[in-house]
RNA sequence: GGGGGAUAGUUUAACUGGAAAAACACUACACUGCUAACGUGAAAAUGGAGGUUCGAACCCUUCUCCCCCA
Numbered sequence: 001g002g003g004g005g006a007u008a009g010u011u012u013a014a015c016u017g018g019a020a021a022a023a024c025a026c027u028a029c030a031c032u033g034c035u036a037a038c039g040u041g042a043a044a045a046u047g048g049a050g051g052u053u054c055g056a057a058c059c060c061u062u063c064u065c066c067c068c069c070a
Base pairs, nucleotide, nucleotide: 001069002068003067004066005065006064009024010023011022012021018054027041028040029039047063048062049061050060051059
C1' cells in the first nucleotide's frame, strides 16, 4: 500500500436504507423431596467521531483495533 472484519457476557443473524433476532451463558418464576434437565419470562448490543437522508447496523469520510496479501 491492497482486501476483509468490529452487533448482548460468548457465538452468529438482520432480504441491494424503514425503529435489531436467535442459541448458549446469567437471572426470576414454575416443576421437583433437593439438584439437574425440561418449561415460561426479564435484563442485556450496532468500535469512536462526523456527514448524506424524512429515516443509517447498512451509504460516504476519518480514527482505533484484529486477520490475510504484497

RNAcentral holds the sequence, with entries from ENA. The RNA shown here (transfer RNA) has 70 nucleotides and comes from Chryseobacterium shigense. The source organism's lineage runs through Bacteria, Pseudomonadati, Bacteroidota, Flavobacteriia and Chryseobacterium. The prediction has a mean pLDDT of 82. Rfam family: tRNA. By type it is a transfer RNA. Gene Ontology term of the family: triplet codon-amino acid adaptor activity.